Predicted 3D model of RNase P RNA and transfer RNA as a complex of 434 nucleotides.
Model confidence (mean pLDDT): 80 of 100.
Rfam match: Bacterial RNase P class A. The family's RNA type in Rfam is ribozyme.

[in-house]
This record gives sequence, C1' cells and structure tokens, in this order.
RNA sequence: UCAGUGGGCCGGGCGGCCGCGACGCGGGGAAGCCGCGAUCGAGGAAAGUCCGGACUCCAUAGGGCAGGGUGCCGGGUAACCCCCGGGCGGCGUAAGCCGACGGAAAGUGCCACAGAAACAUACCGCCCGCUUUUGCGGGUAAGGGUGAAAUGGUGCGGUAAGAGCGCACCGGCGCCCCGGAAACGGGACGGCCGGGUAAACCCCACCCGGAGCAAGGCCGAAUAGGGGAGAAGGUCCUGCCCGGACCGCUAUCACUCCCGGGUUGGCUGCUGGAGCGCCGCGGCAACGCGGCGCCGAGAGAGAUGGUCGCCACUCCCUUCGGGGAGGACAGGAUCCGGCUUACAGGCCCGCUGAACAC
RNA sequence: GGGCCCGUAGCUCAGCUGGAAGAGCAGUGGACUUUUAAUCCAUUGGUCCAGGGUUCGAAUCCCUGCGGGCCUACCA
Repeated sequence: UCAGUGGGCCGGGCGGCCGCGACGCGGGGAAGCCGCGAUCGAGGAAAGUCCGGACUCCAUAGGGCAGGGUGCCGGGUAACCCCCGGGCGGCGUAAGCCGACGGAAAGUGCCACAGAAACAUACCGCCCGCUUUUGCGGGUAAGGGUGAAAUGGUGCGGUAAGAGCGCACCGGCGCCCCGGAAACGGGACGGCCGGGUAAACCCCACCCGGAGCAAGGCCGAAUAGGGGAGAAGGUCCUGCCCGGACCGCUAUCACUCCCGGGUUGGCUGCUGGAGCGCCGCGGCAACGCGGCGCCGAGAGAGAUGGUCGCCACUCCCUUCGGGGAGGACAGGAUCCGGCUUACAGGCCCGCUGAACAC
Repeated sequence: GGGCCCGUAGCUCAGCUGGAAGAGCAGUGGACUUUUAAUCCAUUGGUCCAGGGUUCGAAUCCCUGCGGGCCUACCA
C1' cells in the first nucleotide's frame, strides 16, 4: 500500500426567529384565554411482538395424566429460545466465521420413482454339484446395474468362487486405564461392524398455573335492578380425572350465564429504576461487589417541529476566488433484560495474509 | 396497547399424518340454436406471500420477515 477479519462508538454542532406539548409563576370572575421561563420534551433500534421477567387480578393456583418449551459441557443472570468461556464438527492460507450440536445398539412408523432387494432380500454375473443345448439345487454381496441411500473402507493373504474368514492401516462401537470439574481428549484390548430419518411418533434430562395496564383500585354520571336459562345444581381452580373453593336450597334475589339497557367522565396504577456515568476491587470473560456523582417523556391513541446564518461532512461544477445540491432507518404509551429485522454516512481500536521499502 | 387467526389459479376454497397441484365459478375454442342465454365437450392458467433451514425430496415440518382479518372499555 492492497485485500480481509473482529470489536466499540456516533447518527450532525452552535446561534437567531417563529411554533407545539408538559411543568412552574403571574394576569384574569372564569375558560389549556393571555403573558413570562438560563425548566423539561424519542431511539439505537422507541419497530416486529419473537423469547424472558417485574407488577396486578384470578382461590398464594394442590396431586396425577395430557399439553408446551429447552436440548454438547460449565458458568452468568430476577429470568431466558439470551450472554460468556470451553469441547466437538464444518468452512477459510490465516485472523476468524458458522452450527436446533442429547438418544437411530429401547420400541413403532416412513423411505416415492427406479431397483432382485430399502432391512431381510440373489436380477445379471462368479463358483460347485446334477443334468448334459435348455435348465434345476446350493454357495457367494468381490464385480455390473438401480437409487439420495445397498450389507464398514483400502490392500494383502486365503478360497471352488467368495466373505472380518485371517492379517495390516483407517473409521465406528464396547470395555479398561490415564488427563480434565464436565463436554471431551489420549492410550491399550476385543473382529463386536448393528442403513437413513427424532425441524416423524417416541425415549431421556430439566423447565412451565391462567390472563394481561383495555391488568387492577377509587370516585362520579346515566339507564329498564327489564326478559330468558340453571337445582341429585351452577360457576371456578382455563383440556381431563382426583381432590377442593364459592353461590344457592326451588328464586319475586345483580348467585352464575345469555339477551337487552346506560355512559364514552375524573383520579390512580405511572415511572427513581434488576436506572445512568466515573473510579476501585474480584473474575479469562459474561458479570458481581463497593464508593462518589446524576435525574433523563409520562400524553386525549393526537406534542417533541419549521426556517435562516455560520461551521463540519458527502457529491457535482469551477475562471481555484468560489458556486450549487444533499443528509438514512424510523418514531415512546406500564416498565425492564434480550433476540430479530430496517438503516444515508462517518469515527476509533485490535488482528491476519500478500507485495514493496528500510 | 394487548390477544388470536389467515395467506394455494382472475375469484371462493380443498390438499397441510412429506413423494411434487386439484374442485367450483370465471376465461378461451368447439357443438346445439336464426341469434343469445342455458346445456354438453375440450382446453389455458400457479415463483403454493417472501427469504432461509431440516430432509434424498417441502404447499405441508421449523425459523425470520411481509401483508391482511377478527376480538378486546367501563357501569348497573
């Protein structure tokens, strides 16, 4: 210098003018009617609503079955389909990246077409015997052919031909020893060699009660406290059973459900929190602990903007004085931790490879 | 805001226990009819919303995104 790779950060800045929404103060009889302000006013994803929690109510919600989720090992965390570290496999020269990565030797199912045969089977071929042209019986998975997949692979021996039948190496499995906390790795032994599929049922281990801030609480207004259904019952513990809770005892009752009716108001929940910044300590890290400092939206579903000047950035033109154009994705609504997706452009740090120079 | 469901031919829908795409209506051509309709016969037409994964093989199973629809307030 070129090519690549990993991580972190920003998402224009300052000022003037005009606006919008909160909040405070003042004016005003009152009205978000007006004025004032060195007050505050979107994001890295506020998004999708894909996971996990906090919080609230349902009866603090029990047992079993069913159902759902997760899935190499260890750790972090309030929790997780998240994160960190490690293992194994794949890709890459490398830095590094990617992986739904338990079990197919527990059972069941499926494997279209082709093929003889898709898990128990001999079509061609090869060999042996009989027959003697044809064919029949047996052996054989080395060769051909089919297929996505064909009886561990390669070689040597062996044999009638073959075959883990024997041997060497490689792969898998089992058992033993060693290392490691574990996943796993290394070594020795045993011919033990049993197709694939679990994002098919299933098995194993662990986890999971339901609903959601339109949850829920308080106050106010209005209407028809109208009609129907329920009784060895109804509703609920949100699928079923057990076990139980509440209501009720023949209903004229707001006990439950359905139909019908009324209102479209106020307050609360509501934002100070698993919070943010800096420093120190522990840890490889995720993260934890401690100290100091800070307060940053809380709405009606509706606000958070526009314009001008200067500067910075990118692109175009240039008579090198300057002139012109442009700025992504997107926007809170109970809150928080993640994931995923969208995104013009820019900054910083580390690492790898190649070429050249010293 | 929250919850649930759906996306297959021009339209309405099957197929979703995996083996490669169907029905009805519509369209086109023909027959019948003087003509049209109706009827009958034949026929065209699909990136199965998009992308990725599992598998030999995906409309179907899994993940991510896009589009659309439905329900959901309080009071007595």